Context: one part of a larger RNA
Molecule: small-subunit ribosomal RNA, 5' domain
Organism: uncultured prokaryote
RNA sequence: GAGCGAACGUUAGCGGGAGGCUUAACACAUGCAAGUCGAGCGAGAACAGUCCUUCGGGGCUUAGUACAGCGGCGGACGGGGGAGUAACACGUGGAUAAUCUGCCCUUUGGCGGGGGACAACAGCUCGAAAGGGUUGGUAAUACCGCAUUUAGGACCUUCGGGGCCUAUAAGGAAAGAUGGCCUCUUCUUGAAAGCUAUCAUCGAAGGAUGAGUCCGCGUCGCAUCAGCUAGUUGGUGGGGUAACGGCCCACCAUGGCUAAGACGCGUAGCUGGUCUGAGAGGAUGAUCAGCCACACUGGGACUGAGACACGGCCCAGACUCCUACGGGAGGCAGCAGUGGGGAAUAUUGGACAAUGGGCGAAAGCCUGAUCCAGCCAUGCCGCGUGAGUGAUGAAGGCCCUCGGGUCGUAAAGCUCUGUGGGGAGCCACGAACCCCCGUCGGUUAAUACCCGGCGGGCUGACGGUAGCUCCUUAGCAAGCACCGGCUAACUCCGUGCCAGCAGCCGCGGUAAUACGGAGGGUGCAAACGUUGCUC
Numbered sequence: 001g002a003g004c005g006a007a008c009g010u011u012a013g014c015g016g017g018a019g020g021c022u023u024a025a026c027a028c029a030u031g032c033a034a035g036u037c038g039a040g041c042g043a044g045a046a047c048a049g050u051c052c053u054u055c056g057g058g059g060c061u062u063a064g065u066a067c068a069g070c071g072g073c074g075g076a077c078g079g080g081g082g083a084g085u086a087a088c089a090c091g092u093g094g095a096u097a098a099u100c101u102g103c104c105c106u107u108u109g110g111c112g113g114g115g116g117a118c119a120a121c122a123g124c125u126c127g128a129a130a131g132g133g134u135u136g137g138u139a140a141u142a143c144c145g146c147a148u149u150u151a152g153g154a155c156c157u158u159c160g161g162g163g164c165c166u167a168u169a170a171g172g173a174a175a176g177a178u179g180g181c182c183u184c185u186u187c188u189u190g191a192a193a194g195c196u197a198u199c200a201u202c203g204a205a206g207g208a209u210g211a212g213u214c215c216g217c218g219u220c221g222c223a224u225c226a227g228c229u230a231g232u233u234g235g236u237g238g239g240g241u242a243a244c245g246g247c248c249c250a251c252c253a254u255g256g257c258u259a260a261g262a263c264g265c266g267u268a269g270c271u272g273g274u275c276u277g278a279g280a281g282g283a284u285g286a287u288c289a290g291c292c293a294c295a296c297u298g299g300g301a302c303u304g305a306g307a308c309a310c311g312g313c314c315c316a317g318a319c320u321c322c323u324a325c326g327g328g329a330g331g332c333a334g335c336a337g338u339g340g341g342g343a344a345u346a347u348u349g350g351a352c353a354a355u356g357g358g359c360g361a362a363a364g365c366c367u368g369a370u371c372c373a374g375c376c377a378u379g380c381c382g383c384g385u386g387a388g389u390g391a392u393g394a395a396g397g398c399c400c401u402c403g404g405g406u407c408g409u410a411a412a413g414c415u416c417u418g419u420g421g422g423g424a425g426c427c428a429c430g431a432a433c434c435c436c437c438g439u440c441g442g443u444u445a446a447u448a449c450c451c452g453g454c455g456g457g458c459u460g461a462c463g464g465u466a467g468c469u470c471c472u473u474a475g476c477a478a479g480c481a482c483c484g485g486c487u488a489a490c491u492c493c494g495u496g497c498c499a500g501c502a503g504c505c506g507c508g509g510u511a512a513u514a515c516g517g518a519g520g521g522u523g524c525a526a527a528c529g530u531u532g533c534u535c
Stems, first nucleotide, its partner, number of pairs: 001535004006531005013383004018378001019376002021341001026339003030336003035073003040070002049060004080294001082292001089219008099211002104207007112146001114144002121136006158162001176199006185192003220266003227257003233253007269291004273284004296317005319330004347373001349372003355369001356367004386416004396407004420476001421472006430462001435457008479524005484505003490519005500507002
């Protein structure tokens, strides 16, 4: 000199666009943060209203609605903090002929015929509750056989892999849903067993995406850490996995690593980047982005295409809460918020309008992701606090050699302007989809339905915000540090080695440009200084 996720002191007008627990991965009250589908399935209220009534009640509507249940998909994404990790964790470059991949895309072939349950519900019943038990009973795109078809494995054959053939065993579909139609068949008002469109579903092949695994190289300090290792190193055979492999097991052998730093200890998420520097380098890893690991602490598996799963399950532990003392419930390192720690870091806000995500055919629902708003000079950038003119160089302050000098065109006065501030009015971009209406084309037996193109309409949290126009008055808006040298800027008074200053040198003991005050000056300016850290 530059920089900062800064803090502290004094001061403080406005806006833009950023950032905001670096400490206790400490404990958490409360609310919200992951649901959705009735076009998969069965069942199915009540309040209010109205009508009838023998005043007990009943009918209609609410409504096939709400709350639940079975089933499907999603809760493995998105969001958080960085505890652990010195490691194929990360970065980079490869390998996978050692692998998997839901939803999506392309191609291809199917979707036949049956069966038995379990929730919901009802009855009985246990428990304080959380939550159960038992009997009856029902549907499906839930579940289970069979047929068909296809593929895989084992054996034989050339063998490195792949391909072909034969026999045997295993897995295996939703006859589904919705809309429309009557050309053909059946009844014939019109429907379905028929046709058609869309969605779904099963098998196979391929793609895309995502992921797993392996390898070369790179990646902190200490040698006052020098030896480490028995599943250790390798083999054979098996198990296991989507997959290679001591990954695991039995047996056999005794190997393997190390001064090019093994092993141990300490520290640490890694990277793109960021800061500094002419560069080389040094330091760092906030915000944003990629990867990893974690989710009260430790362990474990289940389901699933994918987890050993933040707002899932089980076990153990610590802590907190409820309890009828028998037993139960919980996990903010999601968004707000509270206590605590600390020098120190914000609202228990609005909206799904946009972007994106989940589900759904769609309308739509959900979304503390996200978009916005609130607080904070935390930093960056921009603007303003007026402009022009004005010498009786006014008054007043300070200094003085008493002549004067200086603050100083500064003020006052005159002429203007209106950024910011205040008042009034108009009022956005971000919006195009989806959907609805009209029209044209495709599909089709069809002017239905469905699909596509075009035109019109609908949708804004921010927000009556930004912006624009008019009115208003110089009226409401400047401080902080320094002035001995380094280092730009000097005099007076007070004090008298006292009080004090200080980054270094050093000032102060009676004329202190160094302490305190004043006048003046210098520097920066909505900031200015101090402290801390990095180069």